[in-house]
Molecule: transfer RNA
Organism: uncultured bacterium
């Protein structure tokens, strides 16, 4: 240099033919329970979906470009 994959909450990930309000688990915070702690149960906050542009009535999802990481290849 060429090809492929990944980037979504603090962490690990889902979201697969574009459509109503962007989600789960763990962690955090509040509460219940307990003599108390842990486990358990209930509730809650947290996101410019890697950056920018385009297509569309509508984009996490499609297209272009750039950035970061991983793999294969020369």
């Nucleotide at each position: 240099g060429g090809c492929g994959g990944a980037g979504u909450a603090g962490c690990c990930c889902a979201g697969u033919u574009g459509g109503u309000u962007a989600g789960a688990g763990c962690a955090g915070c509040g509460g219940a329970a307990u003599c108390a702690u842990a486990a358990u149960c209930c509730g809650u906050a947290g996101g410019u979906c890697g950056g920018g542009g385009g297509u569309u009535c509508g984009a996490g999802u499609c297209c272009c470009u750039c950035c970061u990481c991983c793999g294969c290849u020369a």